[in-house]
RNA sequence: CAAAGACAAAGCCACAGCCGGCGAAAGCCGGCGCCGGAAAGCCACGGGUUCUCGCUUCCUCCGCGGACGGAUGACCGCGGCCAGGAUCCCAAGAUGGCCGUGUUGCCGAA
Repeated sequence: CAAAGACAAAGCCACAGCCGGCGAAAGCCGGCGCCGGAAAGCCACGGGUUCUCGCUUCCUCCGCGGACGGAUGACCGCGGCCAGGAUCCCAAGAUGGCCGUGUUGCCGAA
């Protein structure tokens, strides 16, 4: 010096949860908290995961019209997402405590 990582030393970060705030959401910020971490420091380049104020399609729901002698119902058409649910691709967002890459850093035993 590098790699590697101590039953070492000094420190550092802060899971879940709770409170407040921001956001459509995922999630983020602050405080308390402390599961854990040897980069659990930083960075969204690649992958994974995740979200939907966006986009496509489908189903349901609502309204109007049509034909049937009438009603209901079934069927057809149009409209409504400032009604709801679901799915594919894309897009935008998130995630660094999911992984890889890059980059910066404390210590000095084996």

The prediction has a mean pLDDT of 80. A computed fold for a 110-nucleotide RNA from a Thermoanaerobaculales bacterium, annotated as c-di-GMP-I riboswitch aptamer. It was read from a public genome assembly, where an Rfam model found it. Of the family's consensus pairs, 94% are formed in the model. Rfam family: c-di-GMP-I riboswitch aptamer. Clan: c-di-GMP_I riboswitch clan. Lineage of the source: Bacteria > Pseudomonadati > Acidobacteriota > Thermoanaerobaculia > Thermoanaerobaculales.